[in-house]
Molecule: SAM riboswitch aptamer (S box leader)
Organism: Oceanobacillus massiliensis str. N'diop
RNA sequence: CUCUUAUCUUGAGCGGUGGAGGGACUGGCCCUAUGAAACCGCGGCAACCUUCAAAUUCUAAAUUUGAAAGGUGCCAAUUCCUGCAAAGUAACACUUUGACAGAUGAGGG
Numbered sequence: 001c002u003c004u005u006a007u008c009u010u011g012a013g014c015g016g017u018g019g020a021g022g023g024a025c026u027g028g029c030c031c032u033a034u035g036a037a038a039c040c041g042c043g044g045c046a047a048c049c050u051u052c053a054a055a056u057u058c059u060a061a062a063u064u065u066g067a068a069a070g071g072u073g074c075c076a077a078u079u080c081c082u083g084c085a086a087a088g089u090a091a092c093a094c095u096u097u098g099a100c101a102g103a104u105g106a107g108g109g
Base pairs, nucleotide, nucleotide: 001109002108003107004106005105006104007103008102013042014041015040016039017038021031022030023029025083027081028080043075044074045073048071049070050069051067052066053065054064055063056062057061079101084098085097086096087095088094089093
């Protein structure tokens, strides 16, 4: 970088360094000198993988529940909204659904 698959309206921030950007991209709308990105320290959330415990069964492994020790991830706003398609309504608007794109985990190339 790419493929497969699962999830994405829950949740969780302080300090130091730094010094102007950030929210993937488009159009919006926001955050930001009352200090952006990035890095570091500490803390937390969650439960994808591992591990551990319990239960169930077809006794092979699997499933379910729990813990949170290890590996990731995450800690403004629903993935901030949106884009493409369809449906509904009197609606150049609104609502809903499904794709696309993106993010993260696990496995593969």